Predicted 3D model of a 76-nucleotide RNA (transfer RNA) from a Verrucomicrobiota bacterium.
Its Rfam family is "tRNA". Rfam links the family to the GO term triplet codon-amino acid adaptor activity. Rfam classes the family as a transfer RNA.
Model confidence (mean pLDDT): 81 of 100.

RNA sequence: GCCAGCUUAGCUCAGUUGGUAGAGCAGACGCCUUGUAAGCGUCAGGUCGCCGGUUCGAGUCCGGCAGCUGGCUCCA
Numbered sequence: 001g002c003c004a005g006c007u008u009a010g011c012u013c014a015g016u017u018g019g020u021a022g023a024g025c026a027g028a029c030g031c032c033u034u035g036u037a038a039g040c041g042u043c044a045g046g047u048c049g050c051c052g053g054u055u056c057g058a059g060u061c062c063g064g065c066a067g068c069u070g071g072c073u074c075c076a
Base pairs, nucleotide, nucleotide: 001072002071003070004069005068006067007066010025011024012023013022019056027043028042029041030040031039049065050064051063052062053061
C1' cells in the first nucleotide's frame, strides 16, 4: 500500500426483504427468608463509531473518515 470482517445499553451479543431498537449478565427497587445467597417480579439504562447522501421513512442501502481484528503484497 491492497483486501476482508467487525463497531448496537456498563459487559457479551441479537436485530430474518428499510417501517416506532431487543435479550442475557451486571445495576436499582420490591417479594420471599430470622438473615444472606439463590429464586421471582418491576424499573432504569442507547446521538446504533463519526460526517454526509438516497428515501415519506435508515441500525439496515450508498460514499468518505476513524478504531479494532485477520490476510496479502511491494521497496530499500